[in-house]
Context: one part of a larger RNA
RNA sequence: CUGGGUUUAAAGGGUGCGUAGGUGGAAUAAUAAGUCAGGCGUGAAAGGUUACAGCUUAACUGUAGACUUGCGUUUGAUACUGUUGGGCUUGAAUUAAGAUGAGGUUGGCAGAAUGCGACAUGUAGCGGUGAAAUGCAUAGAUAUGUCGUAGAAUACCGAUUGCGAAGGCAGCCAACCGGACCUGAACUGACGCUGAGGCACGAAAGCGUGGGGAGCGAACAGGAUUAGAUACCCUGGUAGUCCACGCCCUAAACGAUGCUCACUCGAUAUGCGAUCCGUAGGAUUGCGUGUCCAAGCGAAAGCGUUAAGUGAGCCACCUGGGGAGUACGUCGGCAACGAUGAAACUC
Numbered sequence: 001c002u003g004g005g006u007u008u009a010a011a012g013g014g015u016g017c018g019u020a021g022g023u024g025g026a027a028u029a030a031u032a033a034g035u036c037a038g039g040c041g042u043g044a045a046a047g048g049u050u051a052c053a054g055c056u057u058a059a060c061u062g063u064a065g066a067c068u069u070g071c072g073u074u075u076g077a078u079a080c081u082g083u084u085g086g087g088c089u090u091g092a093a094u095u096a097a098g099a100u101g102a103g104g105u106u107g108g109c110a111g112a113a114u115g116c117g118a119c120a121u122g123u124a125g126c127g128g129u130g131a132a133a134u135g136c137a138u139a140g141a142u143a144u145g146u147c148g149u150a151g152a153a154u155a156c157c158g159a160u161u162g163c164g165a166a167g168g169c170a171g172c173c174a175a176c177c178g179g180a181c182c183u184g185a186a187c188u189g190a191c192g193c194u195g196a197g198g199c200a201c202g203a204a205a206g207c208g209u210g211g212g213g214a215g216c217g218a219a220c221a222g223g224a225u226u227a228g229a230u231a232c233c234c235u236g237g238u239a240g241u242c243c244a245c246g247c248c249c250u251a252a253a254c255g256a257u258g259c260u261c262a263c264u265c266g267a268u269a270u271g272c273g274a275u276c277c278g279u280a281g282g283a284u285u286g287c288g289u290g291u292c293c294a295a296g297c298g299a300a301a302g303c304g305u306u307a308a309g310u311g312a313g314c315c316a317c318c319u320g321g322g323g324a325g326u327a328c329g330u331c332g333g334c335a336a337c338g339a340u341g342a343a344a345c346u347c
Base pairs, nucleotide, nucleotide: 004318005317006316007301008300012315014201015200016199017198021194022193023192025088028085029084030083031082033081034080035077036076037075038074039073040072041071042070049065050064051063052062053061054060091191092188094186095185096183098181100179103177104176105175106174107173108172109171110154114150115149116148117147118146119145120144121143125136126135162169163168206247207246208245209244210243211242215241216240220236221235222234223233258314259313260312261311262310263309266292267291268290269289270288271287272286273285274284275283276282277281296303297302320347321346322345329340330339331338332337
């Protein structure tokens, strides 16, 4: 290099946008760079190879052939690829109307619960557990009522639901912003796909500065349990959890399944639309979300028009286990650490 793979055996980048590159719809004309055919030149000799010959044979040697798969030049061919020209509309995009959703950002508002404060009623317990104790309580707790206040999260609806590129998103209202979808014609005319680097986003925890702090709660303290108990259980409780701004950049970031396009037997449920029939609804159709299965695939489990089937394009990644996602170096970071990423040795 060819070849083989990546749901679970090693292996899909966390996700998107996009540069270079790779790749690219149907018809036509020109060209002839790639491609194909012929001619000419060159492709040293030796070696290797085939035939014959010479030393008694062989090794060895000689002669001839083929080979030298290449390069240059020239004459042609024009299906395919390329380039150029003017056109095409089915891919892609735009426009109009409609309708959808926990999509995003900002601001405002609401009720339940919890804690705290005040007052009132009221008296001896409360709380907690397997059982207890620590703890709280006659300085009046727990319980009940009224008023006030604080922060955080939004019961029911709620779903096998929906939206988003992923992370993720749920009380209500408003403003601003993004997306997919359906229908109809019009418009541009291949503008497409993928995407090394790059850029942006990226749960939780963590970090910096300033706020906030109800509940919960690493660390910590105490009580239990136990042989011990640096735990599980209980009583407390600091960071944190919340907000603003700035970092960090990792996850079982999972569908453990990269993106795009085409093709391929059916059944059923459901979300958002469209058309028709005339309505508890049905039929057809588009886009999504699930389940069951034919063929096919698969080591099997299983997948099965949302493919892990049949093909095409592009990217990423894998090559025995351990050593090791370690060391060294480099880059990034305030740090924590992240990215890249070996070898000796060993089985």
RNAcentral holds the full RNA, with entries from ENA, Greengenes and SILVA.
The part of an RNA shown here (small-subunit ribosomal RNA, central domain) has 347 nucleotides and comes from an uncultured organism.
Its mean pLDDT, the model's own confidence on a scale to 100, is 87.